RNA sequence: CUCCCGAAAAGGCAAGGACGGUCGAAAGACCGACCACGCAAAGUCACGGGUCUACCGGAGGAUCACCCUCCCACGACAGCCGGACUACCGAA
Numbered sequence: 001c002u003c004c005c006g007a008a009a010a011g012g013c014a015a016g017g018a019c020g021g022u023c024g025a026a027a028g029a030c031c032g033a034c035c036a037c038g039c040a041a042a043g044u045c046a047c048g049g050g051u052c053u054a055c056c057g058g059a060g061g062a063u064c065a066c067c068c069u070c071c072c073a074c075g076a077c078a079g080c081c082g083g084a085c086u087a088c089c090g091a092a
Base pairs, nucleotide, nucleotide: 005090006089012039013038016035017034019032020031021030022029023028037079043085044084045083047082048081049080050077051076052075057071058070059069060068061067
């Protein structure tokens, strides 16, 4: 110095809650201040699997140009798993 690993230390992130707000059809994402579930990559990336939503589109129904049911990502989830890239500290 590198890899594995994860004791300690210094920090970091922020599930969810209540309040306010923005975007979106929704899932969901983002912002503010308070508390803190947890996380050694809970940093980044939708490549594989999985999960969620269904605007648009397709099929059917109906009380018919509103509505209902089913299918469908081009949408979302990285704090679901795997994978890729990067990274603080340094005990056993």